Overview:
Transfer RNA from candidate division WWE3 bacterium UBA1401, 71 nucleotides, folded computationally. The coordinates come from a structure-prediction model, not an experiment, and the mean pLDDT is 81. It was read from a public genome assembly. Rfam family: tRNA. Rfam classes the family as a transfer RNA. The organism belongs to candidate division WWE3, within Bacteria.
[in-house]
RNA sequence: UGGGGAAUCGUCUAAUGGUAGGACACUGCACUCUGGAUGCAGGAAUUGGGGUUCGAAUCCCUGUUCCCCAG
Numbered sequence: 001u002g003g004g005g006a007a008u009c010g011u012c013u014a015a016u017g018g019u020a021g022g023a024c025a026c027u028g029c030a031c032u033c034u035g036g037a038u039g040c041a042g043g044a045a046u047u048g049g050g051g052u053u054c055g056a057a058u059c060c061c062u063g064u065u066c067c068c069c070a071g
Stems, first nucleotide, its partner, number of pairs: 001070007010024004018054001026042005047063005
């Protein structure tokens, strides 16, 4: 430099263009002499910008970072 791929709660991981979900972790409550375990509840995310669309995590353009291949 060229080609290909990836980026989603704190972490891991889903989501046919149609309410962004789950697990673990965290917080609160219940239970317990205390802790752990267990149960219930809660908070929390789409890499930045623009476009298409009634509607975008998803499609298009572009930037950033990372990985792979070639030179």